[in-house]
This is a predicted structure of a 72-nucleotide RNA (transfer RNA) from a Kofleriaceae bacterium. Rfam family: tRNA. The family's RNA type in Rfam is transfer RNA. The prediction has a mean pLDDT of 80. The same sequence occurs in records of 2 taxa. The sequence is in RNAcentral, with records from ENA and MGnify. The organism belongs to Kofleriaceae, within Bacteria.
């Protein structure tokens, strides 16, 4: 330099051929418990930045930036 690949709550993943963004762990309240821990209920939290295309985009286009691999 050039091809691929990958990016989503705090971690790990889903999310059918574009049509309500979920789950599990962990956080935080509650209930249980003398106290804690197990267990139960509830809850808050995110699509790498733009920018296009569409009625509508995590998805498809461009462009940046990371992170992996690979050719040179």
């Nucleotide at each position: 330099u050039c091809g691929g690949g990958u990016u989503u709550c705090g971690u790990u993943c889903a999310a059918u051929c574009g049509g309500c963004a979920g789950a599990a762990c962990a956080c935080c309240a509650g209930a249980c418990u003398c106290u804690g821990a197990c267990u139960c209920u509830g809850g808050a939290a995110a699509u790498g930045g733009g920018a296009g295309u569409u009625c509508g985009a995590c998805c498809c286009u461009c462009u940046c930036a990371g992170c992996c691999c690979g050719a040179a």